Large-subunit ribosomal RNA, domain IV from Berkelbacteria bacterium GW2011_GWE1_39_12, 330 nucleotides, folded computationally.
Context: one part of a larger RNA
């Protein structure tokens, strides 16, 4: 120097991204006593105050000594709390990246929707299998995540359901036409050859033909979306008000600079001497918003953020001291 400890005058976070680490309380003795808020269970060991035997006798105190009662005057024994106020997120208990993330992610009961009448749906290694020795108060599948109030408007678009008139459509079925070839046979020609014509080979039109899809419908706690411009009131400002395009309708309750807010340290308040952070409000929401759930929420959180008491070597500002390495000598 370093590694693990131990103490420190005054100060007391001024150290830091950040009280990280670290001191502190003295907590399974007893009494008393307890707040906001709550889902009335809880919050709570809230926080907090008080005793830790009596009698003598020293001592200036802090205390000492000796006696007396009761099992126990904190009869704790290596076991075992910082505390509070406020807010974010997620209801909680639980789970998760073995090995750089423990969370606000997952999951949860709740709640919704689809599916499935049972030899069910669906899965699936194909089994005589699971489902399930169950039968809709079952069972699978999405979504959403206690609880409390609540979930608005759109079915044009995609999707799914249902439906059957029309329009289009496969294979087949059909065989129209047209193309080659052309037996025997007849005709024609002197002949060589032609013509017709069964047959064969190949074309394949009209007409028939499913589901589809075109078509009507429903459906959003299906996938998903919820506008722009102008003008207008007796200061001004503002626009309840009225025009106008477009749309399938044009964002409703709540909330909002927010885990969302670019401009931005917005703007006012509060806390500070002093606050880009917080917290309460506003609202012109670049770009919340209703189960991709919205707002609140009491109790819980090795969660995230701000502040306070107490408390300390984090620091001001560093010094002693121990034990271990190192380093020197052997």
């Nucleotide at each position: 120097c370093u590694u693990u400890c131990c103490c420190a005058a005054a100060g007391g976070a001024a150290c830091u991204c950040g009280g990280c680490a670290a001191u502190g309380u003295a907590a399974c003795g007893g009494g008393c006593g307890u707040a906001a808020c709550u889902u009335c269970g809880g919050g709570a060991a809230a926080u907090g105050c008080c005793c830790u035997g009596c009698c003598a006798g020293c001592g200036c105190g802090a205390g000492c000594u000796g006696g007396c009662c009761g099992c126990a005057g904190u009869u704790a024994a290596a076991g075992u709390a910082u505390u509070u106020c406020a807010g974010g997120c997620g209801a909680c208990u639980g789970u998760u990246u073995a090995u750089c993330a423990a969370a606000a992610a997952c999951u949860u009961a709740g709640g919704u929707c689809c599916a499935u009448g049972c030899g069910a749906a669906c899965c699936a290694u194909u089994a005589u299998g699971g489902g399930a020795u169950g039968u809709a108060u079952a069972u699978g599948g999405g979504c959403u995540g206690a609880u409390g109030c609540c979930u608005g408007c759109c079915c044009a678009g995609u999707g799914c359901u249902a439906g059957a008139a029309g329009g289009u459509u496969a294979c087949g079925g059909g065989g129209a036409u047209g193309g080659c070839u052309g037996a025997c046979g007849a005709c024609c020609g002197a002949a060589a050859g032609g013509u017709c014509c069964a047959g064969g080979c190949u074309u394949g039109a009209a007409c028939u033909u499913a589901a589809g899809c075109c078509c009507u419908a429903g459906u959003a706690a299906a996938c998903g979306g919820c506008a722009g411009c102008g003008g207008u009131a007796a200061c001004u400002a503002u626009a309840a008000c009225c025009g106008u395009u477009c749309u399938a309708c044009g964002g409703u309750a709540g909330c909002g600079a927010a885990a969302u807010u670019c401009c931005u340290u917005g703007u006012c308040g509060g806390g500070u001497a002093a606050g880009u952070u917080c917290c309460g409000a506003c609202c012109c929401g670049c770009a919340c918003g209703a189960a991709u759930g919205g707002c609140a929420u009491a109790a819980c959180g090795g969660u995230c953020u701000g502040a306070a008491a107490a408390c300390u070597g984090u620091c001001u500002c560093u010094g002693g001291g121990a034990a271990g390495g190192g380093c020197u000598c052997g």
The source organism's lineage runs through Bacteria, Bacteria candidate phyla and Candidatus Berkelbacteria. It matches the Rfam family "Bacterial large subunit ribosomal RNA".